Description
This is a predicted structure of a 504-nucleotide part of an RNA (large-subunit ribosomal RNA, domain I) from Cysteiniphilum sp. QT6929.
Context: one part of a larger RNA
Order: sequence, then C1' cells, then structure tokens
RNA sequence: CGCAAACGGCGGAUGCCUUGGCAGUCAGAGGCGAUGAAAGACGUGAUAGCCUGCGAAAAGCUUCGGGGAGUUGGCAAAUAAACAUUGAUCCGGAGAUGUCUGAAUGGGGAAACCCAGUUAUCUUUGAUAACUAUCUUAACUUAGGUUAAGAGGCGAACGUGGGGAACUGAAACAUCUAAGUACCCACAGGAAAAGAAAUCAACCGAGAUUCCCUCAGUAGCGGCGAGCGAACGGGGAAGAGCCUGGCAUAUUUUAGCACAUAGAUUAGUUGAACAUUCUGGGAAGGAUGGCCAUAGCAGGUGAUAGCCCUGUAGACGAAAAUUUAUGAGUGGAACUAGGUAUGCGAAUAAGUAGGGCGGGACACGUGAAAUCCUGUUUGAAGAUGGGGGGACCAUCCUCCAAGGCUAAAUACUACUGACUGACCGAUAGUGAACCAGUACCGUGAGGGAAAGGCGAAAAGAACCCCGAUAAGGGGAGUGAAAUAGAACCUGAAACCGUUUGCGU
Repeated sequence: CGCAAACGGCGGAUGCCUUGGCAGUCAGAGGCGAUGAAAGACGUGAUAGCCUGCGAAAAGCUUCGGGGAGUUGGCAAAUAAACAUUGAUCCGGAGAUGUCUGAAUGGGGAAACCCAGUUAUCUUUGAUAACUAUCUUAACUUAGGUUAAGAGGCGAACGUGGGGAACUGAAACAUCUAAGUACCCACAGGAAAAGAAAUCAACCGAGAUUCCCUCAGUAGCGGCGAGCGAACGGGGAAGAGCCUGGCAUAUUUUAGCACAUAGAUUAGUUGAACAUUCUGGGAAGGAUGGCCAUAGCAGGUGAUAGCCCUGUAGACGAAAAUUUAUGAGUGGAACUAGGUAUGCGAAUAAGUAGGGCGGGACACGUGAAAUCCUGUUUGAAGAUGGGGGGACCAUCCUCCAAGGCUAAAUACUACUGACUGACCGAUAGUGAACCAGUACCGUGAGGGAAAGGCGAAAAGAACCCCGAUAAGGGGAGUGAAAUAGAACCUGAAACCGUUUGCGU
C1' cells in the first nucleotide's frame, strides 16, 4: 500500500411523522371608508426583547347573555403581587375609549413631525371642548358668500366603457397574424352587461335578453398564403314583462314604517355502552366473557379503543344584535310613487333615417358588400308613412328606429364555516410547516433565501473524577432505550480512521 472482516468518525440520504400547503364541493358573504378605512408609527405588562392583543380608560373598561373552577395571551420557566362559587379567567351580542401618520381634510411637511386661527367654558402668561380642506349639487343670497347633502381613498378575481402594443406566425416581409390579447385609464355591482323586435324566417312560420350542447371547422373570409371563421335551424338552463311623452273625476293598491308568527346566523347544553387476564416500560394488542348503536365520522390517551377522554347520531337553547319568509292590521296618511274605471282630446322621439368623402364594427381584409357606428359634408317622409328581407329593382312577407326600466338562468372568490381528495409530505407542497416577503442583495424599481422531528413524561443528567473555575470526556443517576444527552428519531453513500487476518 492492497483485499477482507469488525468497530468507529464525518455526513444527512432513506423510512416514518405533520403543525403547513395544493385542488375542490356545499353553504355564507360579496365590500371597508370623513361615525376617519386599508396599511402603519409610537406606546401599552411587576418585564429586557419579539409575536399577539389593546390605545394615555392602552394583553384592557361597561353592560347583557353563556359557562362553572381555576386564572393573570405566546416564545418561556421561575419569582413577586393579585383575582376567583358575592361566579373570576374564558366565549358571544351591544356599547365606551380609541395617541400620531395615512383619502388625511386648519396651514405646512423630508409620513408617523412642525406651526396656527375662530368660538365656548373654566381653576385665565394657560387648560379643555368644538370647529376651520377641496370638489359637485341644491337652497338662500349675491362685489367677495352662507347653509345643507353627497363625493374623495382602499380592496383578489369577475364586468362595462375609453385608449391600445410588440415579440411571434406567415419557415424572409409590407396587407394579414399575434389581438382588440398584454398593458394603461374611467366607472359600477354582487354580479355586470344585454333585453321585450324598425328581429328572424321564407310564402310555412317563430316570438325579449343571457348561458350551454349542436349545426360546424360547415357556409364563407383570406398576399384565396399563414390563418380567421359564422348564421339559420334543432336540443337544453332560465323565464316576466313594462313605463314616459295628458288633463279631469272617481276609486283602489304597492313599496315603505311599525307589529305578530315561524325559521336562520352570531355563545352554548345534553348525549348510549367493558371488564378480567397474558405479554410489555406502557394495552387501545393477544385470550376470555359482555354491552351500546338514529352514535363503528374524527382526534387524543405510554403500541392498534364503538363502550377511557374530547366528540359523533339524535334532541334542546338566546337577554341582545342581524337577517329571511309569511300573515293580518294601521292610516291613505310624515315622504315618494303607482294601478284601475269613465269622459274629453290627442301625441307617436329631425339635423334624425338616408346620401357623398374618410375610418371603424360585423366570421366578411372594398369586395357585387347588404347591415351597424360616425369624424366631415349634406339631408327626407311623417302611418295614404317608414325600415328590413346581403349590390340594385318589382312583387310579396315582416317589423315600427331616432326615449327609458327590468329578476332568473351566466362570470368570479380576497374573505367566513363545514366537508372531501387513486393531491404533497420538509430539495416535495405556497417564496414562506420554523417570528418570511423575514435575513440578505440593490441608489432604486426590484430580487429574495436557508432553516421541521430528544422522550410517553424533562424524569433535560444531583454528586464524584480528568481538564484551565474551559471545551470535551469518564463514572454515578433518570429512562423501555442515553450509539434517545439537547450538535438529540431512523442514520445510507461519498470521504477519513482504529484493530485483526491475508497478500506484497
């Protein structure tokens, strides 16, 4: 030095586990905000830090309910001082307080700071309280204003509207495509938008809108390239129709408000049934014999528990707040609005439809190009009328534009609850199972980690020895186990050793 075996070191794979994720289903909720939000700063404990909670009334105050023995949140133990069957801690409803920043709103400002004014009161060089931004609308007033109401900002996706790319594809590239996508802006709702035919159809008829399946990759469009791509019709989901443009009279009702009843949500209560023995550190395991079940979902307990614990099925429960449905009633009123009947008399949406030029939308790229929108320029009829039926004309059919409202079926899930998974199991699953959008990096926009596991229970090793009053180790002790000793479950490989044997 090589080979082999045994025993170690280092290392942290693997196995097992799960506090965390991922994807859904069913419900709820679909907003919060000048009554000051979201997000923060600084404080606040007998407390040095961080997290959580809270706000100078500061891990809390009041009150109404629940609950019933311990409690003073967590990391995080100990001590001190307290509270509690005269009901604490804790859980739920309602209320109070709520520093400073932030739309931030008295002015300013390098956010969490600086500096004011007016009025009122008082204990008066001051203190306390209230008010003092801008915009819009309305009323009053009017040189300049005052008052009232509303708005402003934030928030995940979904929606409507206004703007609107490029990479890319066309095997180059310019029309085209990507795509009206990404992105920006405005605005709204729990959905939004659309919507009761100047619609389709085809000589038969249908009867608002929206969504799904199909028609169909069809008809078409297209440097007829790449590609784009309907409709009619059929089958389903859902289903709902109305108002204004008018006056008088009569009559009546709905929304709304309050009430009652029945639910729901926000705390909870009750809730069946097992013992012996064996192994073992430990029984829920084995054996024996029982029991309950409208409960054998699930979790925990020293191994695998229907009957030990929490629960589960079932049954019950609210002072208070919110909410849903129904009911009869009140008065036609405090406010606003509607229906019906009768009479009279009408009205029927003009710079509109359409045309020219230029664009855009329609599956449709100007094409034979209808239809829709309109920047510009023109410009009707008026129900004996007008629009459409894919150039255009006639016939025929069908509808009535230039005013408005409208639930459901549809889209989405930041958020709350319950449940589910041939989803992951710590290089996986969220970036984040752990004090993570942290540490750290960057002037900044922004980028962005690593890091889980002793044991059933700390019983976390008293005491002794070596050592430097170390580190570390050896005894002793605990424990089922300490090669489970905190660098802690298991503990692979690479790599490094010790001992023995053999070989050289």
Rfam family: Bacterial large subunit ribosomal RNA.